[in-house]
RNAcentral holds the sequence, with entries from MGnify. SAM riboswitch aptamer (S box leader) from a soil metagenome, 130 nucleotides, folded computationally. Rfam family: SAM riboswitch aptamer (S box leader). From the family's description: The SAM riboswitch is found upstream of a number of genes which code for proteins involved in methionine or cysteine biosynthesis in Gram-positive bacteria. Model confidence (mean pLDDT): 79 of 100. The model forms 97% of the base pairs in the Rfam consensus.
RNA sequence: CUCAUCCAGAGGGGUGGAGGGAUACGGCCCGGUGAAGCCCCGGCAACCACCACGGUGACGCCUUGCGAGGCCUGCCCCGUGGCAGGUGCCAAGUCCGGCCCGCGGCUGAUCGGCCGCCGGGACAGAUGAG
Numbered sequence: 001c002u003c004a005u006c007c008a009g010a011g012g013g014g015u016g017g018a019g020g021g022a023u024a025c026g027g028c029c030c031g032g033u034g035a036a037g038c039c040c041c042g043g044c045a046a047c048c049a050c051c052a053c054g055g056u057g058a059c060g061c062c063u064u065g066c067g068a069g070g071c072c073u074g075c076c077c078c079g080u081g082g083c084a085g086g087u088g089c090c091a092a093g094u095c096c097g098g099c100c101c102g103c104g105g106c107u108g109a110u111c112g113g114c115c116g117c118c119g120g121g122a123c124a125g126a127u128g129a130g
Stems, first nucleotide, its partner, number of pairs: 001130006011041005019030003025097003042090003047086002050082006060071004094124001099121004103116006
């Protein structure tokens, strides 16, 4: 840089001692009934790897009445299932918002402002693969 996914799921112990929820801000939460970090054990999930089955035909070979038919078996890719080797993850939707669009409400009065326990998108980010 590119692509895919992000409303599901899964926590105990030890150590540590005040912060943490990626980042700035605004909210809202978690935290001395012990935060972050580190270690151990456990778990979740299934991106990659691996396995099986299917899509499946091709190539090749054979037959041919030249229209086609038959046999064998894949790679890539896609789908489904399995496994748990490489990662990842284990409060709250990526905790929510900010920017744009739509919808609804309120308001001043033509076009804006505010709100939404409304929806969509963008940006940013996380994880995996390349």